Context: one part of a larger RNA
Molecule: small-subunit ribosomal RNA, 3' major domain
Organism: uncultured bacterium
Order: sequence, then structure tokens, then C1' cells
RNA sequence: UGACGGGGACCCGCACAAGCGGUGGAUUAUGUUGUUUAAUUCGAUGCUACGCGAGAAACCUUACCGACCCUUGACAUCCCCAACGCGGUCAGCGGAGACGCUUUCCUUCAAUUCGGUUGGUUGGGUGACAGAUGCUGCAUGGCUGUCGUCAGCUCGUGUCGUGAGAUGUUAGGUUAAGUCCUGCAACGAGCGCAACCCACGCCCUAUGUUGCCAGCGGGUAAUGCCGGGAACUCUUAGGGGACUGCCCGCGUCAAGCGGGAGGAAGGUGUGGAUGAUGUCAAGUCAUCAUGGUUCUUACGGGUCGGGCUACAAACGUAAUACAAUGGCGAUAACAAUGGGUCGCGACACUGCAAAGUGAAGCCAAUCCUUAAAUAUCGCCCCAGUUCAGAUUGCCCUCUGCAACUCGAGGACAUGAAGUUGGAAUCGCUAGUAAUCGCUGAUCAGAAUGCAGCGGUGAAUACGUUCCCGGGUCUUGUACA
Repeated sequence: UGACGGGGACCCGCACAAGCGGUGGAUUAUGUUGUUUAAUUCGAUGCUACGCGAGAAACCUUACCGACCCUUGACAUCCCCAACGCGGUCAGCGGAGACGCUUUCCUUCAAUUCGGUUGGUUGGGUGACAGAUGCUGCAUGGCUGUCGUCAGCUCGUGUCGUGAGAUGUUAGGUUAAGUCCUGCAACGAGCGCAACCCACGCCCUAUGUUGCCAGCGGGUAAUGCCGGGAACUCUUAGGGGACUGCCCGCGUCAAGCGGGAGGAAGGUGUGGAUGAUGUCAAGUCAUCAUGGUUCUUACGGGUCGGGCUACAAACGUAAUACAAUGGCGAUAACAAUGGGUCGCGACACUGCAAAGUGAAGCCAAUCCUUAAAUAUCGCCCCAGUUCAGAUUGCCCUCUGCAACUCGAGGACAUGAAGUUGGAAUCGCUAGUAAUCGCUGAUCAGAAUGCAGCGGUGAAUACGUUCCCGGGUCUUGUACA
């Protein structure tokens, strides 16, 4: 000087407390461990692994296993030789292979011609080499997680100290903040904080189609449907607006704090992006790159089939429930983000349905384009039920060469566990939790996951004694 302490003082955080809803019990989905297996490819492992890499494992993917094959190789450059074509037959799971027929390429340059040269494609040969998702993340780059969006981390000059170092950065206040003020052997500066950026919330101006319809006219069973309009909503550009600016009190005449006014918004308006110096030899050699090392008729390459989907058991994360604030039936209403031509598909007909057949419109503010919780009426009457839907049988639909291993969906039948969950444990402070549906990426097909969107919409916070993590000062130390 740090680090640490079941030392001290002060402060903060859904850290506790106050509340709301879960997990832990059930079934299923999914990941992991373990076990099994020819193989169940590999990685990730307290917080910071476990719906993670994977934003799609039937084949492919695929790295694993078995079988059958290739050896200058699926891919690159150089060297040498030859010619390039077309369809056919055989056998094979396929990749590959065997046989037969036919033919001797094109282009450029130079040259009278002969001929020479260069480049492209294909096949063969030869070796230099290719190739490796083989190993080492403890050789590395790059990227990432975490402490932590915590308020810290440093430097120059000066001063002090023999020196390591100290000071500044400490102190008194204050702040979300090393934020600012005052003081001070310090005076300044840098990386962080904040601001600058994006979105949302209010207003103005401009714009007026594909969006809008107040007033005017026309038309309809009805509808901005038509003429028209530019007000309103909205679109997307540019501005304004919030700064403790104003008032009162407190405070050191300070920084600032408490209250109030006006205002769409008030003290960082709300959310996002943004992550200092460093820590964990943290993660990744399987994104990629790369040193070293190993394999080279194989640890490389091709194909078919299988596996990654196994199943006594354990754990994590979710979905669905256990019901009446409900289930079922009928009728009626209101969104936003986003996507669409190998596509979205209205509408009509057929089918109980998944879906099929035909098909308008749309390369999109134009078409696809209808939310569900909710409301009203009716049935159920507290039961393992008209709750719950696992499992199983049978018949179908769709995608796709192909749904046996191993897809999703529909109809009928079947109708398991489950009556609110032990110890323990998680999330959340407002348009949040809870609850309800919708969209997208990936994608032929295949979400209860992920990323977004809107609808309905709470309770509670006295407070900082305690648990956990963190910050500042101080103290002890036999630790570095």
C1' cells in the first nucleotide's frame, strides 16, 4: 500500500420488511446429470452451466456409430500428357463401377503458308502439397459473461517522506453520481458520471395518398361509396417545450432540500442504447482467425442405414390444471407491432373437422387483416363433476423422395394423476405485477421456447434492527 475481520461509523440496492403472484406436490414439454448403447457427436457446470451454443436433429444438417467405397483426394496453386461429345446397356441400398457407340474442341495474337504462342474447359499422371468440428482457451487474437450502470480508476507539475509511498481523491455539507458547494500544500488534467443519440408523452408549422370525413351536395338495404374538403385523427420532416426558470420556507449570503403555482409533463419526465481501470489463467481453438503439436491408403474424403429422440432414477426451466372471480352454448364489441410473389390468400362450394377444389386482390398506409380475456342471455349446482386433460384404440388431413425408428394437425371413442402442494426458495414498486390474446425470426413441415406487440389492470413500502451484495472513511492483523 492492499486484502481480510462473526471490528467501528455512515450510505445504497425488490437486500430485508410491507404486499401480490409463483416454484418446491401432479401430468406433460424442454435442458442437464446419471445409466444404457455399436453410437447415444461436442462444448457450457455456484452466483456468472442446465427452453444455454441450437433463431427449428425424419434424410440433409451431423461433427457420432455400422456397412460399402476413394487416396494429389470434395477444395487451392504449380508441372507433364491427352482430348473434350452424346445417348445407351448391365449390375448395385447408394456412392461408385463395368461394357458399348461416336468424335478429335473453341478463342486470341503473330505470320503468305508451314507452324508457333497464350488462355479456358474436361480427363489422366506425378510429386510439391491439399485436408482435419484432431489436441492445447493454461501459447493467442477477436468476441462475450460477471462484479456493475456500481462510482469509481488514474496522470502531470508541486510539496512531504531516507524509502516503499502520501498528498490531490481526505474533512463539513449535498447528490442517483469523485454530483456540486465550502474549506484545505496543493494546482490542474484524463478515463468513467451527467449531457449530446433513439423512442414515448403536449403543442405549432409543413405535407394530403393508399390514410382521414367536421361542414356542403349526391347515392345506398348498408358502408368515405361518389363529388368534394384539408378542419380532425394519422403519416414523416422541421421547430417549440422543463431550466429548480417563478413564489414561500430551511440551509453558511453556498451547493442544495421541503412545499406551492403555472403546465401535457417537475426536479435525471419515463423507457432504451451507452458498461471506466480492473477481477475471475472466467467462457469460446466447434463461428472465424492463429502459434505449437499430432494424423497423412487416414484422426482426410464419398454414400446408404442407424444415432443425437434410448430410460430404473435425480435436478433446473416452463406449459396445463386442480375449478363457480368457473366450465359449456348462443349473440354482440374493441387493438398494436409485424410479415407476404417458390408468398399472403379474401370469397364461393364440398367436408363434422384438419383440409380440399376453384379463385378476386396484393411486390402493399390500398389486398391478405376476423384478437382473446370482456359484455348480455341460457344451462351446470360443488361432485373427481358438463372440472382437468395425460394415456390408449381406430379412421383421416397436410408437408415432404420418404413421417417405422422419429413430424404436426383433425374426427370418434377412452378419460390417468391432480381437490392448491413439506423443508426451502424465486420474481415484482405502475401502465409495473397478475391476467388475455396477437405478430415475427428460424422454417418444406414441425414451439408450452425465444424476440416483440397491444387489451384488462392491482396491492404494498412503517422503516433500515436483521439476511445478501456493494460504496466511502477509520481501526486491528502473525496474510500478500